[in-house]
RNA sequence: GGGCGGUUAGCUCAGCUGGUAGAGCACCUGCCUUACACGCAGGGGGUCGGCAGUUCGAUUCUGUCACCGCCCA
Numbered sequence: 001g002g003g004c005g006g007u008u009a010g011c012u013c014a015g016c017u018g019g020u021a022g023a024g025c026a027c028c029u030g031c032c033u034u035a036c037a038c039g040c041a042g043g044g045g046g047u048c049g050g051c052a053g054u055u056c057g058a059u060u061c062u063g064u065c066a067c068c069g070c071c072c073a
Base pairs, nucleotide, nucleotide: 001072002071003070004069005068006067007066010025011024012023013022019056027043028042029041030040031039049065050064051063052062053061
């Protein structure tokens, strides 16, 4: 330098054919306990990597940039 894959909650990851984004764990509150853990109930948390384009509408499609990984040179 080229090709491919990836970037979504604090972490690990889903997300179908474009129609206002979810799970597990973690965190917070309450219950339970002498207390902690476990368990039970409830709750908070997202510029969906940045910018631009297409569209009535973009996490999803297109371009570009950045970052991570793999392969080729």
Model confidence (mean pLDDT): 83 of 100. A computed fold for a 73-nucleotide RNA from a Miltoncostaeaceae bacterium, annotated as transfer RNA. The sequence was found in a public genome assembly. Its Rfam family is "tRNA".